[in-house]
């Protein structure tokens, strides 16, 4: 320099064009308990890397592009 794969709350992920974007860990905060933990409810928290484009509509499809990984030269 070619190709490929990945890129979503703090962390890990799901999630193949149609509501309020899933779930766990983690945070609050309440309920339990003498107290912590354990358990139970319930709340925040994500401009789906980032720029266009197609489309009634895009996390999804397509180009550019950054970033990491892996393959050739």
């Nucleotide at each position: 320099g070619g190709a490929g794969c990945u890129g979503u709350a703090g962390u890990g992920u799901a999630g193949c064009g149609g509501u309020u974007a899933u779930c766990a860990c983690g945070u609050c905060g309440g309920c339990c308990u003498g107290u912590c933990a354990c358990g139970c409810c319930g709340a925040a928290g994500a401009u789906c890397g980032c720029g266009g484009g197609u489309u009634c509509g895009a996390u999804u499809c397509c180009c550019g592009u950054c970033a990491g990984c892996u393959c050739c030269g």
Description: This is a predicted structure of a 73-nucleotide RNA (transfer RNA) from Desulfonispora thiosulfatigenes DSM 11270. It matches the Rfam family "tRNA". The RNAcentral record of the sequence draws on Rfam. Lineage of the source: Bacteria > Bacillota > Eubacteriales > Peptococcaceae > Desulfonispora thiosulfatigenes. Its mean pLDDT, the model's own confidence on a scale to 100, is 82.